[in-house]
RNA sequence: GCGGGGCGCACCUAGGGUUCCGUCGCCCGGCACACGCCGGGCGGGCCUGGUCCGAGAGGUGCAGGCGGGGGCCUGUCCCCCGUCCCACGGCGGGACAAAAGCCCGGGAGGC
Numbered sequence: 001g002c003g004g005g006g007c008g009c010a011c012c013u014a015g016g017g018u019u020c021c022g023u024c025g026c027c028c029g030g031c032a033c034a035c036g037c038c039g040g041g042c043g044g045g046c047c048u049g050g051u052c053c054g055a056g057a058g059g060u061g062c063a064g065g066c067g068g069g070g071g072c073c074u075g076u077c078c079c080c081c082g083u084c085c086c087a088c089g090g091c092g093g094g095a096c097a098a099a100a101g102c103c104c105g106g107g108a109g110g111c
Base pairs, nucleotide, nucleotide: 008062009061010060011059012058015053016052020050021049022047023044024043025042026041027040028039029038030037031036064084065083066082067081068080069079070078071077072075086106088109092104093103094102
């Protein structure tokens, strides 16, 4: 310098927006002496939240790979132990309702 392989899934979190729920504001209608209650419409995510999305470089677990040992039905099998490191990172684009640490991306780039 070139080529190949690997970096899986689930749950959670950091984070994210606003389809739905809730909530808040305004308007309309109904019930009521009234405080208010019920329903509908429009708007607000610089509304805490529920549903939802969600990390290569966050967590946990499982699966799997590899090394060693053992088992007997000798296999593409089962069990046990060990091991699975490191990781600075745009702009811009994309999807879902929308956004994001999601995807492009262990990218471009940098050391």
Molecule: Guanidine-I riboswitch aptamer
Organism: Actinomycetes bacterium